[in-house]
Context: one part of a larger RNA
RNA sequence: CUAAUGGAUAAGGAACUAGGCAAAUUAGCGGGCGUACUUUCGAAAUAAGCCCUGCCUGCAGCAAUGUAGGCCGCAGCGAAUGACGUGGGGGGGACUGUUUAUCACAAACACAGCUCUCUGCUAACAUGCAAAUGGAUGUAUAGAGGGUGAUGCCUGUCCAAUGCCAGAAUGUUAUGCUCUCUUGUGCAAGCUCGAGAGUUAAGCACUGGUGAAUGACGGCCGUAACUAUGACGGUCCUAAGGUAGCGAAAUUCCUCGUCAGGUAAGUUCUGACGCGCAUGAACGGCACAACCAUCCCCACACUGUCUUGUCCUUAGACCCA
Numbered sequence: 001c002u003a004a005u006g007g008a009u010a011a012g013g014a015a016c017u018a019g020g021c022a023a024a025u026u027a028g029c030g031g032g033c034g035u036a037c038u039u040u041c042g043a044a045a046u047a048a049g050c051c052c053u054g055c056c057u058g059c060a061g062c063a064a065u066g067u068a069g070g071c072c073g074c075a076g077c078g079a080a081u082g083a084c085g086u087g088g089g090g091g092g093g094a095c096u097g098u099u100u101a102u103c104a105c106a107a108a109c110a111c112a113g114c115u116c117u118c119u120g121c122u123a124a125c126a127u128g129c130a131a132a133u134g135g136a137u138g139u140a141u142a143g144a145g146g147g148u149g150a151u152g153c154c155u156g157u158c159c160a161a162u163g164c165c166a167g168a169a170u171g172u173u174a175u176g177c178u179c180u181c182u183u184g185u186g187c188a189a190g191c192u193c194g195a196g197a198g199u200u201a202a203g204c205a206c207u208g209g210u211g212a213a214u215g216a217c218g219g220c221c222g223u224a225a226c227u228a229u230g231a232c233g234g235u236c237c238u239a240a241g242g243u244a245g246c247g248a249a250a251u252u253c254c255u256c257g258u259c260a261g262g263u264a265a266g267u268u269c270u271g272a273c274g275c276g277c278a279u280g281a282a283c284g285g286c287a288c289a290a291c292c293a294u295c296c297c298c299a300c301a302c303u304g305u306c307u308u309g310u311c312c313u314u315a316g317a318c319c320c321a
Base pairs, nucleotide, nucleotide: 001316002315003314004313006312007311008310009309011307012306015305020302028053030052031051032050033049038043040150054071055070056069057068058067059066060065072076077082085300086299087298088297089296090295091294092292093291097109098108113148114147115146116145117144118143119142125134126133127132151287152286153285154284156217157216158215161214162213163210164209165208166207167206170205171204172203176199177198178197179196180195181194184191185190218236219235220234221233222232245279246276257273258272259271260270261269
């Protein structure tokens, strides 16, 4: 010097660092007391926090144990083994579960619940060239497909475009058929050439419907007895102009927005504000107890992470023989 699932360390105690990463702290599914916010009343909760714990003797008891007295130590789950750090705030996902064998375990997938569409049974749908099979020895409280994702409160406007659904009319139209005329050939039947009329499918056009279908959800002027703002008015355009909520957000460019809190000092964090570059309602919106090897912030405890080094053990390297 290198390594070790090694050990110790005065004073300080996160000043380290992207970040308390690592380490330390805590610790007996022993007993007693005690336990907040919140809450879906189940929880939260071993919350937090405090105390006891050995041995001897008597008594009670089947016993665990209780009770009274005494004894020892610095120390009684006395060693060893085993053996949770705690609390507060916020984002996300309700939860248990699943996943990129070999850089990702998550906020991704799934999920119960909700909803839309299809399907009347030789079902729809799927596999197969077919026979056939699954669906199902099921029958709409069933089966298939799409979306959302517990629960609570809700889920606004637009059918112009695209899609889908419905529509015994009408228009257009392939092919076929009927009729009339026509070319060539032929005695003729016929075959053949072209023209016209009529009839004829789906589709498209057309008429409606449909958003938990694909999707979309404005601009410019003026206006109140200081100023500012604009409930109000005008005007243009549109299928309709974003409702309730939430909001510098996993979304905010300007931006380290402004104010407030926390710090001596805070680009992070929390609470507000709102002209939101470019939020918004099952591509779900908002809230939410419980849960989480999830992400962010703070505090207590704790520590060699650090100030700032040092020593020890073991193995190697190295030096001498």
A computed fold for a 321-nucleotide part of an RNA from a Candidatus Absconditabacterales bacterium, annotated as large-subunit ribosomal RNA, domain IV.
The coordinates come from a structure-prediction model, not an experiment, and the mean pLDDT is 86.